[in-house]
Molecule: transfer RNA
Organism: Anaerolinea sp.
RNA sequence: GGGUGUGUAUUUCAGCGGCAGAAAAACCGUCUCAUAAACGGUAAGUCGCCCGUUCGAAUCGGGCCACACCCA
Numbered sequence: 001g002g003g004u005g006u007g008u009a010u011u012u013c014a015g016c017g018g019c020a021g022a023a024a025a026a027c028c029g030u031c032u033c034a035u036a037a038a039c040g041g042u043a044a045g046u047c048g049c050c051c052g053u054u055c056g057a058a059u060c061g062g063g064c065c066a067c068a069c070c071c072a
Base pairs, nucleotide, nucleotide: 001071002070003069004068005067006066007065010024011023012022013021018055026042027041028040029039030038048064049063050062051061052060
């Protein structure tokens, strides 16, 4: 330098045009003498960045950035 893939909550990931979700973690509560476990609840996101297509983009297209792998 070229190619492929990935980028979504603190973490691991789902969601593949039409309201952004789950689990774990965090916080609050119930239970307990207390802690843990269990159970109930709460909060947390410019969906890597910019532009385009569309009535509508996390999702489609282009460029860039980061990471992983392959080729040279």